[in-house]
Two RNAs folded together computationally: RNase P RNA and transfer RNA, 490 nucleotides in total. Rfam match: Bacterial RNase P class A. Rfam describes the family as follows. Ribonuclease P (RNase P) is a ubiquitous endoribonuclease, found in archaea, bacteria and eukarya as well as chloroplasts and mitochondria. Its family is annotated with ribonuclease P activity, dimeric ribonuclease P complex and tRNA processing in the Gene Ontology.

RNA sequence: GCGGAGGGAGAGGAGGUCGCGGGUGGGCGCCGUCCGGCCAUGCGCCGACGGGGCGCCGCUCGAGGAAAGUCCGGGCUCCACAGGGCACGACGCCGGGUAACGCCCGGGCGUCGCGAGGCGACGGACAGUGCCACAGAGAAUAGACCGCCGAUGGCGGGCGCGCCUUCGGGCCGGCCGCACAGGCAAGGGUGAAAGGGUGGGGUAAGAGCCCACCGCGUCUCCUGGUAACAGGGACGGCACGGCAAACCCCGUCGGGAGCAAGGCCAAGCAGGGGCGAGCGGUGGCCCGCCGCGUCCGAGCCCCGGGUAGGCCGCUAGAGGCGCCGGGCGACCGGCGUCCCAGAGAGAUGACCUCGCGGCCCGUGCCGCCUCGGCGAUGCGGUCCGUUACAGAACCCGGCUUAUCUCACUCCGCCCGA
RNA sequence: UGGCCCGUGGUGUAACUGGCAACACGCUUGGCUCUGGACCAAGAGAUUCCAGGUUCGAACCCUGGCGGGCCAA
Numbered sequence: 001g002c003g004g005a006g007g008g009a010g011a012g013g014a015g016g017u018c019g020c021g022g023g024u025g026g027g028c029g030c031c032g033u034c035c036g037g038c039c040a041u042g043c044g045c046c047g048a049c050g051g052g053g054c055g056c057c058g059c060u061c062g063a064g065g066a067a068a069g070u071c072c073g074g075g076c077u078c079c080a081c082a083g084g085g086c087a088c089g090a091c092g093c094c095g096g097g098u099a100a101c102g103c104c105c106g107g108g109c110g111u112c113g114c115g116a117g118g119c120g121a122c123g124g125a126c127a128g129u130g131c132c133a134c135a136g137a138g139a140a141u142a143g144a145c146c147g148c149c150g151a152u153g154g155c156g157g158g159c160g161c162g163c164c165u166u167c168g169g170g171c172c173g174g175c176c177g178c179a180c181a182g183g184c185a186a187g188g189g190u191g192a193a194a195g196g197g198u199g200g201g202g203u204a205a206g207a208g209c210c211c212a213c214c215g216c217g218u219c220u221c222c223u224g225g226u227a228a229c230a231g232g233g234a235c236g237g238c239a240c241g242g243c244a245a246a247c248c249c250c251g252u253c254g255g256g257a258g259c260a261a262g263g264c265c266a267a268g269c270a271g272g273g274g275c276g277a278g279c280g281g282u283g284g285c286c287c288g289c290c291g292c293g294u295c296c297g298a299g300c301c302c303c304g305g306g307u308a309g310g311c312c313g314c315u316a317g318a319g320g321c322g323c324c325g326g327g328c329g330a331c332c333g334g335c336g337u338c339c340c341a342g343a344g345a346g347a348u349g350a351c352c353u354c355g356c357g358g359c360c361c362g363u364g365c366c367g368c369c370u371c372g373g374c375g376a377u378g379c380g381g382u383c384c385g386u387u388a389c390a391g392a393a394c395c396c397g398g399c400u401u402a403u404c405u406c407a408c409u410c411c412g413c414c415c416g417a
Numbered sequence: 418u419g420g421c422c423c424g425u426g427g428u429g430u431a432a433c434u435g436g437c438a439a440c441a442c443g444c445u446u447g448g449c450u451c452u453g454g455a456c457c458a459a460g461a462g463a464u465u466c467c468a469g470g471u472u473c474g475a476a477c478c479c480u481g482g483c484g485g486g487c488c489a490a
Base pairs, nucleotide, nucleotide: 001413002412003411004410005409006408008406009405010404013354014353015352016351017350018349020062021061022060023059024058025057027056028055029054030053031052034051035050036046037045038044039042064389068400069399071398072397073396074395075394076258077257078256079255088254089253090252091251092250093107094106095105096104097103108122109120110119111118112117123249124248128247129246130243131242132241145188146187147184148183149182152181153180154178155177156176157175159173160172162171163170164169196214197213198212199211200210201209215238216236217235218234219233221232222231223230224229262312263311264310265309271303272302273301274300275299283295284294285293319338320337321336322335323334324333325332326331355386356385357384358383360381361380362379363378364377366375367374368373369372418489419488420487421486422485423484424483427442428441429440430439436473444460445459446458447457448456466482467481468480469479470478
């Protein structure tokens, strides 16, 4: 210098002008269509010394690392519920962290990478069911195309001072040939995968058939480790192919819903109850008149549920920061300190100046050498950037995704000293 | 807030229990015709939404993301 790996930090610095949302003020103004008080009950009067609303002004606070996706886990709230079971879903090496997790930390094993490091849905395939296309002889109750052998039996041909003979031959022995009965699975070939591997013995040829080592399986074995596991031992010739991100089995966890949860106040309309004037004139039954009874009755008062609307829930919390202590670490404990958006369909922006960063150009100085360049740095100038992803809506812990910049540590290669 | 479904040539759809991605229309070229259409023959055209994984093998199974649609309150 180039390429790569890992964990981490900050979301832009200073000032000015204008603009937005919350809170607050014993600041100002307005309020007929809010509330309250008073009485003469009227579209009345009073309200600096009651409340509320709106506007202006002052002060103060005002998004994130992901506020996002809504993928997991919890808090909180309501509902349901005897213990529990079925179904369904998620998860699955070991130990730890945590409120909990499918998250995190440490470790084991496997796997990828030269390496720094990365990745792993990492329980069970003799509990059962199922799948393994094409090719191939054979794909899970293995199989025999090429090939090897043919010891044994068969067929054929020679051979023999061999035996028997009715002289045709027969029997026996050994040799050669065929590959008919058969034997084999070493080698070739197919395939993603061919029923342990390498070497030796053995054999007619072969084969765990036998042996050594490796692998595999079993063990109430030994050593180390909390454990996963690692190393060793004994036994077993091997019996046990792959797939569970196929059904499934085993183990663990999960009652349901979600702030539109849920609670309080409560206009109007409708409903229920009570009182209730018939008087000079006055409702229905109900009239010729009167009385009585009953129903209805404007109005007033009370009641329950509850819509609009308002308030609470609502943000002080598994909280932030600093120091100390424990732990390899995730994390935990103690002390100190800080208060840091909270609304209603939803507030943070625009511009300017300085500063800062980057490319390029000019120039000064320093260092290096292969004397023409290189490196570091100062000054000046033009241009560009000062941002990207993106906006809290009950809260918190994670995961995932989007995205700008910065420095650090480590690895590999190349060049120079 | 809770739940469900879909994504395949230019368009509309297939692809069974994972095993050569198929069909129709459209497009291109040639033929037929005086010309066009229709018709006949041949052909091109696919990152199966993206990334990763499981598997011998993925459109299909799994995980995450992107986009679209529907239902309930």